This is a predicted structure of a 1451-nucleotide RNA (small-subunit ribosomal RNA) from an uncultured Actinomycetes bacterium. The coordinates come from a structure-prediction model, not an experiment, and the mean pLDDT is 83. The sequence is in RNAcentral, with records from ENA and SILVA.
RNA sequence: GAGUUUGAUCCUGGCUCAGAACGAACGCUGGCGGCAGGCUUAACACAUGCAAGUCGAGCGCCCGCAAGGGAGCGGCAGACGGGUGAGUAACGCGUGGGAAUUUACCCUAUGGUACGGAAUAACACAGAGAAAUUUGUGCUAAUACCGUAUGUGUCCUUCGGGAGAAAGAUUUAUCGCCAUAGGAUGAGCCCGCGUAGGAUUAGCUAGUUGGCGGGGUAAUGGCCCACCAAGGCGACGAUCCUUAGCUGGUCUGAGAGGAUGAUCAGCCACACUGGGACUGAGACACGGCCCAGACUCCUACGGGAGGCAGCAGUGGGGAAUAUUGGACAAUGGGCGCAAGCCUGAUCCAGCCAUGCCGCGUGAGUGAUGACGGCCUUAGGGUUGUAAAGCUCUUUCGCACACGAGGAUAAUGACGGUAGUGUGAGAAGAAGCACCGGCCAACUACGUGCCAGCAGCCGCGGUGAUACGUAGGGUGCAAGCGUUGUCCGGAUUUAUUGGGCGUAAAGAGCUCGUAGGCGGUUCGAUAAGUCGGGUGUGAAACCCCCAGGCUCAACCUGGGGGACGCCACUCGAUACUGUCGUGACUAGAGUUUGGUAGGGGGACCACGGAACUCCUGGUGUAGCGGUGGAAUGCGCAGAUAUCAGGAAGAACACCAGUAGCGAAGGCGGUGGUCUGGGGCCAAUACUGACGCUGAGGAGGGAAAGCGUGGGGAGCGACCAGGAUUAGAUACCCUGGUAGUCCCACCCGUAAACGGUGGGCACUAGGUGUGGGGACUUUCACGGUUUCCGCGCCGACGCUAACGCAUUAAGUGCCCCCGCCUUGGGGAGUACGGCCCGCCAAGGCUAAAACUCAAAAGAAAUUGACGGGGGCCCCGCACAAGCGGCGGAGCAUGUGGCUUAAUUCGAGGCAACGCGAAGAACCUUACCUAGGUUUGACAUGUAUUGAAAAGCUACAGAGAUGUAGUGUCCUUCGGGGCUUUACACAGGUGGUGCAUGGCUGUCGUCAGCUCGUGUCGUGAGAUGUUGGGUUAAGUCCCGCAACGAGCGCAACCCUUGUCCUAUGUUGCCAGCGGGUAAUGCCGGGGACUCGUAGGAGACUGCCGGGGUCAACUCGGAGGAAGGUGGGGACGACGUCAAGUCAUCAUGCCCCUUACGCCUAGGGCUGCACACAUGCUACAAUGGUCGGUACAACGGGCUGCUAUGUCGCGAGACGGAGCUAAUCCCCAAAGCCGGCCUCAGUUCGGAUUGGAGUCUGCAACUCGACUCCAUGAAGUCGGAGUCGCUAGUAAUCCCGGAUCAGCAACGCCGGGGUGAAUACGUUCCCGGGCCUUGUACACACCGCCCGUCACACCACGAAAGUCGGUAACACCCGAAGCCAGUGGCCCAACCUUUUUGGAGGGAGCUGUCUAAGGUGGGAUCGGCGAUUGGGGUGAAGUCGUAACAAGGUAGCCG
Repeated sequence: GAGUUUGAUCCUGGCUCAGAACGAACGCUGGCGGCAGGCUUAACACAUGCAAGUCGAGCGCCCGCAAGGGAGCGGCAGACGGGUGAGUAACGCGUGGGAAUUUACCCUAUGGUACGGAAUAACACAGAGAAAUUUGUGCUAAUACCGUAUGUGUCCUUCGGGAGAAAGAUUUAUCGCCAUAGGAUGAGCCCGCGUAGGAUUAGCUAGUUGGCGGGGUAAUGGCCCACCAAGGCGACGAUCCUUAGCUGGUCUGAGAGGAUGAUCAGCCACACUGGGACUGAGACACGGCCCAGACUCCUACGGGAGGCAGCAGUGGGGAAUAUUGGACAAUGGGCGCAAGCCUGAUCCAGCCAUGCCGCGUGAGUGAUGACGGCCUUAGGGUUGUAAAGCUCUUUCGCACACGAGGAUAAUGACGGUAGUGUGAGAAGAAGCACCGGCCAACUACGUGCCAGCAGCCGCGGUGAUACGUAGGGUGCAAGCGUUGUCCGGAUUUAUUGGGCGUAAAGAGCUCGUAGGCGGUUCGAUAAGUCGGGUGUGAAACCCCCAGGCUCAACCUGGGGGACGCCACUCGAUACUGUCGUGACUAGAGUUUGGUAGGGGGACCACGGAACUCCUGGUGUAGCGGUGGAAUGCGCAGAUAUCAGGAAGAACACCAGUAGCGAAGGCGGUGGUCUGGGGCCAAUACUGACGCUGAGGAGGGAAAGCGUGGGGAGCGACCAGGAUUAGAUACCCUGGUAGUCCCACCCGUAAACGGUGGGCACUAGGUGUGGGGACUUUCACGGUUUCCGCGCCGACGCUAACGCAUUAAGUGCCCCCGCCUUGGGGAGUACGGCCCGCCAAGGCUAAAACUCAAAAGAAAUUGACGGGGGCCCCGCACAAGCGGCGGAGCAUGUGGCUUAAUUCGAGGCAACGCGAAGAACCUUACCUAGGUUUGACAUGUAUUGAAAAGCUACAGAGAUGUAGUGUCCUUCGGGGCUUUACACAGGUGGUGCAUGGCUGUCGUCAGCUCGUGUCGUGAGAUGUUGGGUUAAGUCCCGCAACGAGCGCAACCCUUGUCCUAUGUUGCCAGCGGGUAAUGCCGGGGACUCGUAGGAGACUGCCGGGGUCAACUCGGAGGAAGGUGGGGACGACGUCAAGUCAUCAUGCCCCUUACGCCUAGGGCUGCACACAUGCUACAAUGGUCGGUACAACGGGCUGCUAUGUCGCGAGACGGAGCUAAUCCCCAAAGCCGGCCUCAGUUCGGAUUGGAGUCUGCAACUCGACUCCAUGAAGUCGGAGUCGCUAGUAAUCCCGGAUCAGCAACGCCGGGGUGAAUACGUUCCCGGGCCUUGUACACACCGCCCGUCACACCACGAAAGUCGGUAACACCCGAAGCCAGUGGCCCAACCUUUUUGGAGGGAGCUGUCUAAGGUGGGAUCGGCGAUUGGGGUGAAGUCGUAACAAGGUAGCCG
């Protein structure tokens, strides 16, 4: 820097990614070289070989002619070099100092090196033993051992003195030896500072702390001992637990930091585990010794041997780490006079892409842009100058030849290596990951929430740039990816460099200890601070400059820098500190005088209202309670009412964002006592006495606990009544604890201003409580000041909301607390502390696990909220009229049935819907029979002269067979046909892949944009507001100004008039004619048709209104405020409907899911629903008479007049291709009958007889006549339509159509009402506002129990183990001490059975391992149990989010 919480935004906040690194590992791949690196795990166990020897110039002996060699005595080395990191939180390490020491070999200097003595190994002999090994006797040497002398110097001293050394060898040149002093080097010791985590480890300590005196050591010291004292350490973290070798450095980072401690270098520690000393200059000793333990091996069972954390190597462990190589040539080490010997140190080689660095895998040219691959819109594109081809080159590698340096004499493991020359030939040499975003790079196919991917977000449910493969591309390259770890990004522990009103975070409050911080001034000091100098800061590493390998990596004991520290020293003195019985008064406090107050405690007295109870009176049937009721109380007299009495608790009004208090909190009135704080004014005094405050202490609402009182009202628990699906609730009736008092405990609250305390500063306005000053003649006021309590608001701050002199502003102010450690788990477990008789608990405070990454704050837009608010509209309600729901039938649907009952439509917005016509056809379904280039299209090739038609036969038919039949032509061909191949075909799937069309909200009034402005932003403004409208319609106002899609208008129709025109329409006037008729001549007046105009615009008047929009009333007018009706449907919503109208992607079928045919089905019927029709009758039925339409349709048609039939209809047929002819009215009106009944209502059903259409009316048509005459007497809950030419009622026409199930649908006209007070309520909608945890948007979200599965954790009778201590027992080896009867060569001696001295042995202190014991602590397992987490769509409810339906929440 990016991704990720959201519909979007801003913030907080975590998670994730891009970078670098590695002793790495794994996967795929692999040409060469250089330089490095290579058991991070089992400090697990180790076979085998090697890794420390050397000296004959110390000595004797042995072998050998000699050279030389061997075992031993002796010397030096073996304490170095090499390995490892177990232990260690420590003077272990780092750094800087210090004093009480030592130091073999080396250097310098001085001095010395004299004289004696006694042994012993080897060896010989004799034994023991399996072996390892060992005993006795005897001989022998030394630079081995001992004594004496001397003593420059040294040490001790009582200053008299005392102690105390040597070694020789030899080639005669040297090498040694002794003492002392000094040096160099190495080592030991002490101190300051620095160097992990945990307080859920708070107290630790008995040689402990100090002293005196001893001992011990190379040396200081409780290091050890005796005595004395009682100290020492610790919140600046002792002790305990856990983890860890430390450092130079290394990795990362801008730095500060963080992480780390492989290789190289310094220090430390360790050497199978534990203990111990010996030797020595040096060890408590990796390849030495003793003991104990575990393990392994040998054994004759008696006893012995061993220690790879040296180099190789083996097993084991592990994701994982190499050869049982060469050489001492170089460097270095040991020994030696030296030659030299030894050296798994070292130098080299081998293995490994483990890392870093370098090189190569070819270069140039080459377009018909070849072939092939992939994609494709079929044209082409891409792979791609890539290849081929042509011309070149030869690094590396290969072959041959030559061949260094490392060596300043000889000596080369490496090694015939590095290098050089020659030759051949493009020849032998490229992979890996990725391609949705972050993040460079895209297409096809396969797959179909499968297989799989995934670092985060997330992909995959049939068009996947995200899986797999391919083509192409991108990135790196002998590597590339993955995994792991660390740093970074992360300012996400913030010193640099964060926060705490609401996101995580101010402790409920105050006092106060330590600590931190601290007013003015003078002087001193110089600790902090600042400057200079010196020392130190090992080398390597790092940076710079050079140099060397062809470059680079790498190397250089070349140069320079750096290594911020620390120590010493010299200076400076502003600030901080310290000092001064310095100074000051502005902070703080004291004094005096006022003053307000529900501030606290103790006590006393009083008051009224109300509730309840008791007594008495009056009085009678109810009271009470609720949404409505019931439980309850009441005729034994309630409630109500009056009077009297009792008791307890609380104090209405006043009362106020008023007062007081640190907070919790404090309220009737009066009084007494008491101690506390504040404010104001004034003077004097003290003289920094201050602020904060870890621990600590005290106060601390309500509820609660225990004791004793008290108990009116209220009231958890409980009981009853209701409500409810249930109701362990909300409501009601009762009612216990409690609420009250005394003293005690508890110690928590959403203890909130969600805002710690203090100081200072930074605009104002306004109100209020307390005090003061000034002004005014008083009062009321006015001005001003200090202290509180509020509101508004500028700068500033803030993510925003908001805060704003009462800060959430300013101060790089001071101090404390807390947070960040993502959400959950969890304020939980364990542990500890506190409380408690018991119980309830409080404080402190984790982890596992889980979420494929969120959790959250503020604000925005929506949506939602009959159970938020405001305004408004609609046949939404209301007011009316008529229906549906009951009956019968029709039609549609569900269901059932069926071989099939084809398919679709499903709340409104499916259900007389697609279907404006299912007997066949339609038809998509079923059964059966057929067919396969096909019923239909195009193309190519091909066959042929047929085919169609007609006739006959078979068949249910399709079809088949037979006969008949026999093209056109411009001669190119066309039409037809056979066969074959491409293909046709599909009402098969997906309406959730689509186009188009449609429904719906809704003819609702809304939906947006540009510019500007406001806001960090999403967004807002405009579009909100005041009016008004049917309307976002218009007006006014306004940080908006304009505009678009909608509204309205323009279009059609209807209503009036005018003009023009006048047939098929019309007929007033004129004429003719008829039984009659515009029938005829004529006419254009009228009706009407056609075309074009006019008219209506709130235009006019009046009232209201903002001099507005508009509205109300009126005039005129055919029509008046949109005149009526229609067409017209904004942005969008419903993954709404349709793949079966059509079109179409993909998938599927292809002798079938295609096509043909016959028959059947779509009409099936216990049932349910929807929409209709007809009715139930008298506003009617029936019979007779009689009148008036409009829209439409008509030649395969409409059909008049006429005739026949009861009728459907038939016969026949004028007219009409239509303003000409036909289809063509009913209700109504006039009159008769019926008289309230299952009827002269009603017509279902059934029987019979017919008509018509049609190939055909059985399944399955309509209609007619005769007969039959069902249910039904106005319809439960509920529900629908309609506001005027509307409802209601009456007929007519049309489409489809052979006919018709049409009572449907679409139109037409006839007759023609009632009602609307109004907007409380129901439904839907619009605007504003409000709340929200919703955004798939309330059909939302979401909580808990239970059941099941899995996971981790806690408890648990117990059980198993680890660790560190303690007490006691036992006590190896060993040092020390004592003893030493036994043993002993050196010296002494009186020569001895002597002395001095020493030793074995024994004893003691200490002490490893071991044993016993009780505790501590940590861990494993644990029947059972507890909560927690996670899971598919389980169960029960509905707690929360809206007033979430009882506001929610905290204790």